RNA sequence: AACUCAUCGAGACCGGCUGAGGGAAAGGCCCAUUGACGCCGGGGCAACCAGCGGAACCAACCACUCCGCAAAGGUGCCAACUCCUGCAACACCGUCCUUGGGCUGGUUCGGGCCGUGUUGAAAGAUGGGGG
Numbered sequence: 001a002a003c004u005c006a007u008c009g010a011g012a013c014c015g016g017c018u019g020a021g022g023g024a025a026a027g028g029c030c031c032a033u034u035g036a037c038g039c040c041g042g043g044g045c046a047a048c049c050a051g052c053g054g055a056a057c058c059a060a061c062c063a064c065u066c067c068g069c070a071a072a073g074g075u076g077c078c079a080a081c082u083c084c085u086g087c088a089a090c091a092c093c094g095u096c097c098u099u100g101g102g103c104u105g106g107u108u109c110g111g112g113c114c115g116u117g118u119u120g121a122a123a124g125a126u127g128g129g130g131g
Base pairs, nucleotide, nucleotide: 003129004128005127006126007125008124013042014041015040016039017038021031022030023029026085027084028083043078044077045076048074049073051069052068053067054066055065082123087120088119089118090117091116092115094103095102096101097100106113107112
């Protein structure tokens, strides 16, 4: 690395250095020479792990589990919901054709159109376990 579990609509900015891209890829939409991204220093947010207390279980103890406290330890984080979308189901609106179905498939000379919401998945991030 694989694998596994939990969480992801809250919260938290200043200075210095550098100088052109950055927000994981695509599409969108944003951020950025009024200096983004990144690095360094300081500050902060949060509470995953570690710490402390309690409950439950137990004959009892320990572990697991649940609740709370604290934050000087190990991480993490400090634009936008993981910035949004894609895949699936359902509901609603609209629409098309045969009366129950279709609608990211296409259709058109061309233009245009292909909506909204909820839940889940996928992918990703962070932490714990694991090896």